[in-house]
RNA sequence: GCUUGUUCUCAGGGCAGGGUGAAACUCCCGACCGGCGGUAUCCCUUCGACAGAGGGGGAGCCCGCGAGCGCUUGCCGCCCCCCAGGGAAGGACCCAGGGGCGGCGAGGUCAGCAGACCCGGUGAGAAGCCGGGGCCGACGGUUACAGUCCGGAUGGAAGAGAAUGAGC
Repeated sequence: GCUUGUUCUCAGGGCAGGGUGAAACUCCCGACCGGCGGUAUCCCUUCGACAGAGGGGGAGCCCGCGAGCGCUUGCCGCCCCCCAGGGAAGGACCCAGGGGCGGCGAGGUCAGCAGACCCGGUGAGAAGCCGGGGCCGACGGUUACAGUCCGGAUGGAAGAGAAUGAGC
C1' cells in the first nucleotide's frame, strides 16, 4: 500500500419584507435552501531545479445512491365476515379460513412514485468552467393548497472518518 473482520464517532439547509383574508411561514408578489458517491478544460495549496511529484475544494436539475411514500412479505394487536372443516347436542362462540386497519420487521435490478437545463462564451474537447435566463423538491397534519411550519424522527441512512485484528 491492497484486501478483509470487528468496534466506535459523525452524517440536511431554508419564506426576510409585503398583499388578500375571519384564518395563510400553505395562496399572490417577493425571499431563501440544496444529503452522499462518481465525473472535472476550474480554484487554492505543499515540495522541488525550469522537469516533475503530492494535498484540499469544486454539479440540486450529467450518472448512480440515500431518506420518504407505494408494492410484496413475516410477526403481533384490533375489527368485520364465514359456519363447508375441527370443537360445541344445537346455538352463541372458539380454532382454522377470508377481508380491512394499525404497529413492528424484512425485501443484490420491488425495471413503482422520485423531480428539474437551456442559451451564449472560452477551448482540441464542456454534462461539471464563466456569463445570462430558466426549472425542481416524499408522506401525514393544518381555521387555507407547504421544498422552507408541525409530525413520524432523541428514528433511519447513502456514506465519511477513527481505532484495532487478520491476510497478501
FMN riboswitch aptamer (RFN element) from Azospirillum lipoferum, 168 nucleotides, folded computationally. Rfam family: FMN riboswitch aptamer (RFN element). Gene Ontology term of the family: FMN binding. It was read from a public genome assembly, where an Rfam model found it.